The part of an RNA shown here (large-subunit ribosomal RNA, domain IV) has 330 nucleotides and comes from Paenibacillus polymyxa. The coordinates come from a structure-prediction model, not an experiment, and the mean pLDDT is 88.
Context: one part of a larger RNA
């Protein structure tokens, strides 16, 4: 020197992006516990204090039992011991305060990501009446389901309160059937091919029937157009500046420099000696906003942020020891 352990004087987070790492805290009993809250909890909240061993005495009680037999258990309390120290070793939560996110408890990138991601009760829309929709199959079949709208699918949202404004012009889905367009198909005027005749100036021209090609017009649904609904369908919610112009319509209620604010370290306030983090206001919202949900919320997190109390070698500053390497000599 390297690893992996002890221990350290003053200090006690100055170390660091960061209290990463460590130290602390611990176990039984008693005492006593705030705010908030959905009345369950928050709680082991926080905070304190007891704990040994001898002896009255395996005492009072308590369980078992038929039993005042036995046999488990077993407080409080008296006196009295030692020792720095009695859960005498090991094993055994640190706590608190405020804030975002996500209600929870799950689940998830086998091998860098466990999380504000997914999933989740519950909300809403929406398909399906049963040989259901839907799904998987080439079929037969099977799942759905030995179920039947209090049901199965799908698609948003995500406990719970309070709530979820305006906008059907686009685009999508319902639904309508008056008008326009419109396939196949039906229709079959007409037209050309082919030629029996006929007609000729012998070049040729006309041509029934039949066949055989090609077809107007007319009737053809759905679907478009069209007409209505529909936004917890897919979206969409101005402007010049003062009375107008544009629009479907011009952002409501809540909430904001935020997990969203660029200018920005925005300004006040609070915490600090001093804080681009924080918290609590303000609204000028580049570029929040209502089930691609909006606020708010007990409880919950190996989530993130801020900020105290305890603690310590994280640091000021490094020291000393144990052990294993690695070096070095032999």
């Nucleotide at each position: 020197c390297u690893c992996u352990c002890g221990u350290u004087a003053a200090g006690g987070a100055a170390c660091u992006c960061g209290g990463c790492a460590a130290a602390a805290u611990g176990a039984c009993c008693c005492c006593g516990u705030a705010a908030c809250u959905u009345c369950g909890g928050g709680a082991g909240a926080a905070g304190g204090g007891g704990u040994g061993c001898c002896u009255c005495g395996g005492u009072a009680g308590g369980g078992u039992g038929a039993a005042u037999a036995g046999c488990c258990u077993g407080a409080g309390g008296g006196g009295g011991c030692c020792g720095c120290a009695g859960u005498g070793a090991a094993a055994a939560g640190g706590c608190c305060c405020a804030a975002g996110c996500g209600a929870c408890u799950g689940u998830u990138u086998a091998g860098c990501a466990a999380a504000a991601a997914c999933a989740c009760a519950g909300g809403u829309c929406u398909g399906u009446g049963c040989g259901a929709a839907g799904c998987c199959g080439c079929a037969a079949g099977g799942c759905g389901a030995a179920g039947u709208a209090u049901a199965c699918g799908g698609g948003c949202u995500g406990a719970c309160g309070c709530c979820u404004g305006c906008c059907c012009g686009g685009u999508g889905c319902u639904g309508g059937a008056a008008g326009g367009u419109u396939a196949a198909g039906g229709g079959g005027a007409g037209u050309g091919g082919u030629a029996a005749g006929c007609c000729u100036u012998u070049g040729g021209g006309c041509g029934a029937a039949g066949c055989u090609a090609u077809g107007a017009a007319c009737c053809g649904a759905a679907g478009c157009c069209c007409c209505a609904g529909u936004a917890a369908a897919c979206g969409g919610c101005g402007g010049c500046c003062g009375g107008u112009c544009c629009u479907a319509a011009g952002g409501u209620a809540g909430c904001g420099a935020a997990a969203u604010u660029c200018c920005u370290u925005g300004u006040c306030a609070g915490g600090u000696a001093a804080a681009u983090u924080c918290u609590g206001a303000c609204c000028c919202g580049c570029a929040c906003g209502a089930a691609u949900g909006g606020c708010g919320u007990a409880a919950c997190g190996a989530c993130u942020u801020g900020g105290g109390c305890g603690c310590u070698g994280u640091c000021u500053c490094a020291a000393c020891g144990a052990g294993a390497g690695a070096u070095c000599c032999g």